Source information:
The RNA shown here (transfer RNA) has 72 nucleotides and comes from an Anaerolineae bacterium. Model confidence (mean pLDDT): 82 of 100. RNAcentral holds the sequence, with entries from ENA. Rfam family: tRNA. It is annotated as a transfer RNA. The source organism's lineage runs through Bacteria, Bacillati, Chloroflexota and Anaerolineae.

[in-house]
């Protein structure tokens, strides 16, 4: 320096442009002599950053930041 991937709850990964879910894990109840298992139920997200496009962006475009490959 050029190209080309990935950035979404605390971790792991889903979402044809049209309400942001699942697993686990937190916490609270039930269950139990206590605990773990099971069972119900709640909190947890400015979807990496700033712009654009759209009637409507996690999804397209553009620039920037972080990782990660691959060439020089």
């Nucleotide at each position: 320096g050029u190209g080309c991937c990935u950035a979404u709850g605390g971790u792991g990964c889903a979402a044809u442009g049209g309400c942001a879910g699942c697993a686990c894990g937190u916490c609270u109840g039930a269950c139990u002599g206590u605990g773990g298992c099971u069972c119900a139920g709640a909190a947890g997200g400015u979807u990496g950053u700033g712009g654009g496009u759209u009637c409507g962006a996690g999804a397209c475009c553009c620039a920037c930041u972080a990782g990660g490959c691959a060439c020089c």